Description:
This is a predicted structure of a 76-nucleotide RNA (transfer RNA) from a Candidatus Nanoarchaeia archaeon. The coordinates come from a structure-prediction model, not an experiment, and the mean pLDDT is 82. The RNAcentral record of the sequence draws on ENA. NCBI's taxonomy places the organism under Archaea, Nanobdellati, Nanobdellota, Candidatus Nanoarchaeia. Rfam family: tRNA. About the family: Transfer RNA (tRNA) molecules are approximately 80 nucleotides in length. Rfam classes the family as a transfer RNA.

[in-house]
């Protein structure tokens, strides 16, 4: 330098191909409460995401297109 893959909550990820409703998923973790002498476990509730960044297409974009950034792999 060329090609391909990935980027969504603190962590691991689903959703993306096939755009659609007011609230973007789940588990772990975190906070509060219950239970307990107490801790763990368990139960109930809660907070937490500019969907990597920008532009475009569209009535409407996490999802489509283009450019960029970072990481991983392959080729040279």
């Nucleotide at each position: 330098g060329g090609c391909g893959g990935c980027a969504u909550a603190g962590c691991u990820c689903a959703g993306c191909c096939u755009g659609g409703c007011u609230c973007a998923u789940a588990g772990c973790g975190c906070c509060a409460c219950g239970c307990u002498c107490a801790u763990a476990a368990c139960g109930u509730g809660g907070a937490g995401a500019u969907c990597c960044c920008g532009u475009g297409u569209u009535c409407a974009a996490a999802u489509c297109a283009c450019g960029g950034u970072g990481c991983c792999g392959c080729c040279a």

RNAcentral records the identical sequence in 2 taxa.